[in-house]
RNA sequence: UGUUUGAAAAGGCAAACUGAACUGAAAGGUCAGGACGCAAAGCCUCCGGUCUAAUAACGCGACAGCGUUGACGAUAGCGGGGUUGCCAAG
Repeated sequence: UGUUUGAAAAGGCAAACUGAACUGAAAGGUCAGGACGCAAAGCCUCCGGUCUAAUAACGCGACAGCGUUGACGAUAGCGGGGUUGCCAAG
């Protein structure tokens, strides 16, 4: 330097849930606590999946609104892919 692996150690992240708070139409996200788990649970929506449906289109309508479709929204802790990388062992 490359590659494989993750038993222990150092260090790291943080699900559910809770919270006075912030953000968003929502899904969701941020912050604090928390700890189910994680060897990329670091980063990136390129592909598939899933969630939401404001705007929009269409339909209905008592003209207030309701319904259907549908990402340009979200999820990297749903999977694949890309990219970078700590510690230790071989």
Molecule: c-di-GMP-I riboswitch aptamer
Organism: Aeromonas schubertii